[in-house]
Context: one part of a larger RNA
Formats: sequence, structure tokens, C1' cells
RNA sequence: CUGGGUGUAAAGGGUGCGUAGGCGGGUUUGCGCGUUAGGGGUUAAAGACCUCGGCUCAACCGAGGGAAUGCCCCUAAUACGGCUAGCCUUGAGUGCGGGAGAGGAUGGUGGAAUUCCUGGUGUAGCGGUGAAAUGCGUAGAGAUCAGGAGGAACACCGGAGGCGAAGGCGGCCAUCUAACCCGCAACUGACGCUGAGGCACGAAAGCGUGGGGAGCAAACAGGAUUAGAUACCCUGGUAGUCCACGCCCUAAACGAUGGGCACUAGGCGUCGCGGGUGUCGACCCCUGCGGUGCCGUAGCUAACGCGUUAAGUGCCCCGCCUGGGGAGUACGGUCGCAAGGCUGAAACUC
Repeated sequence: CUGGGUGUAAAGGGUGCGUAGGCGGGUUUGCGCGUUAGGGGUUAAAGACCUCGGCUCAACCGAGGGAAUGCCCCUAAUACGGCUAGCCUUGAGUGCGGGAGAGGAUGGUGGAAUUCCUGGUGUAGCGGUGAAAUGCGUAGAGAUCAGGAGGAACACCGGAGGCGAAGGCGGCCAUCUAACCCGCAACUGACGCUGAGGCACGAAAGCGUGGGGAGCAAACAGGAUUAGAUACCCUGGUAGUCCACGCCCUAAACGAUGGGCACUAGGCGUCGCGGGUGUCGACCCCUGCGGUGCCGUAGCUAACGCGUUAAGUGCCCCGCCUGGGGAGUACGGUCGCAAGGCUGAAACUC
């Protein structure tokens, strides 16, 4: 430099915003940079190629010819790309009118349950297991009733349902705030797509400081089991789980499927909005748009399967792969308080 790939064989970056760059709608004008055509110059010799010739052939050597993809100059063309100036509305955005939602943040608030405390009733067990034991209980447990404290999570609704870029989000109320969908076409007039670096977000666990601590529960202790049992089971139980602020930045961060646009049979559900017909009732039926599922045609696929939410048919942009082990290791760099993260080999070996 290039080929083939990337759901499950190696390979889609965890996700978004966005810089450079790459790519980019319709129409008109000019330029003629790319592009194309013709001409000219240059492209040393040797070598290479073709023809002929010289050593008895060949190697080797000599002569002639063509070629030399490139660069430069001149002339011409202007479809396509570019630049330039203008216009357009279908891409994109704005506005107006409606709408659904566990989207985010902060403050408040409610009931059930567990645990603990106090008091009443009450007596010998409770608890736990495959069976037990450790444990709790006559200093009155467990059970039951009343009152109180405190923390965490929100049964039913709840749905293959909804929202979010992903991680993720679930009692109720208020405030602040973001995105999305439908309808109308009033406004801007290509303002677009992607996105190396960069920046931001990023479950759980973990770390720092301070708080909080009901339940659960690594570590740990004890009881069992067992040949042993540093486990599975049981009784306890500390970090942690919760809050505030600051870090960490990983994951089977999964649809194991990057983003955008366009095109390509249908059928059945479901969520949101709109239009229409009809015993005009939130209902049924027909229909438009946007989500989310199942089945399936063509096509694709090694198969499994995918199939208008593509893994089909095309275009644009980015990431990544190139046999297994060694190894996500070593070294270096960089980030981090640390744990460690990111980047990431080779020898050797099969």
C1' cells in the first nucleotide's frame, strides 16, 4: 500500500457530545484546480523488450528500433467533483397546538414488614435441620396485645408495558430540568452525516473524609457433614450494603449485532398520537405516523438463524481482526491515594 472480514469461528470502541479530517440535497452563473483530449519538451548511458549482426553455438558483445506508466509547458472541452456568486425546499433545525412516560436533580411525605426497647397477658420451651447441634429461654424466652425508636426497601397496580445515549430508572406529592411522539406547515435555507485525538457520563465491587447502620452479609467464630471440609447446611457476625462530598473507570458494560440515509412481500400482538365510517360512547372496523415484540416471503448465512427494529440490497464515516499458547503478561509511557486501569510486545513452543 492492499485484500478479505467483524451475531455465535479472531474481530463493534461501555455510551454520548464534539475538534480536525472524510463524505454530502435541488437549480443557475462564472472560473477551469481536479478530470478528459490533442500537441510539444524532458525522461543520460548501460540494463530490460523486439529485429539484425560478431565470436563454430550459447553465455558474452555490437548496431538499429520501440517503450519509458512520470513531470513540465501550450491549446481545447466543461458532463462530473472543486471553487465562486445567487436562488430553492424535500434533508436538518425553529415556531405554534396537543400528548405519553420507573428520564434526571432536590425537598417533603405514607403504609406494610423485619429488628430493637418499654409495658400488659402468659408458661416451658423457642429456633434450626435430611437429622441434629451450636444459639436463645424460668434473671420469664417464643406466642399475643399496646406504645415507642430506627434504618432500608417500596407488595398489589406491573404488563414479552413505559422512559433513557449507555450504565440504568418503580410508593405518593411538590419544585427545577432534559429528551421524545403526534398534528399544523408560519419561519431559517443544506445550517447535514460520521467522527482520529479530546471532553463528559459510566452497574457492582473497591478507595478517602465525615455521618448512618434495621435487615442482609465477604472476612471471621462456633455447630454440623465428611476420610478430610480452610466448602455446600445451621447459629452468630465485621467491613460493606445507605447518605454527603471526592476518587476509581471495570463487566457476559450483550441484541455477544457501531452510527447515518435510501430501497426491498406480508400476517398477528402491544404502547403513544392523529384522520375517517358506523346502533357517532373511552367500543368495534378502516387508515397515517412513531416505538416495542412474535411469525414469515424474497434474499442472505458454514449452519444456527436474520428477515422494513436485517445478519437482505446499496452509499458515507469511525472502531477493530489477521493461527493457539506464552499474555492482556514483561518492559516503557501515562492515569490512580491504593487496588489497579489504559497502551501493549518478544524469546520460546505447538
Annotation: The part of an RNA shown here (small-subunit ribosomal RNA, central domain) has 350 nucleotides and comes from an Actinomycetota bacterium. Its Rfam family is "Bacterial small subunit ribosomal RNA".